[in-house]
RNA sequence: UUCCCAUCAAGACGGGUGGAGGGACAGGCCCGACGAAACCCGGCCAACCGGAUCGUAACGGAGAUCAAGGUGGCAAUGCCUACUCGCCAUUGGCGGGGCGAUGGAUU
Repeated sequence: UUCCCAUCAAGACGGGUGGAGGGACAGGCCCGACGAAACCCGGCCAACCGGAUCGUAACGGAGAUCAAGGUGGCAAUGCCUACUCGCCAUUGGCGGGGCGAUGGAUU
């Protein structure tokens, strides 16, 4: 990086450096000098991969528990909407897709 699969309404912050941006993109609405982004240190959350235990006659699978490994995450539903399709409908609502993120698998 291409294709594919799964998940995206739950959960989890302190310090240091830094010094004005950030929430993917457009609109909105928010966050930010009571300190944004980024980097560093420590902590925490979760359970995708891997691992351990339970379970099983046994192996695998499903499931449950754990959390010392690899990722990921720690304002707001992926903050909301915006595009497309379907259903319902009074403004609108619900669901699928697309777009995006993360993990796995693959090249």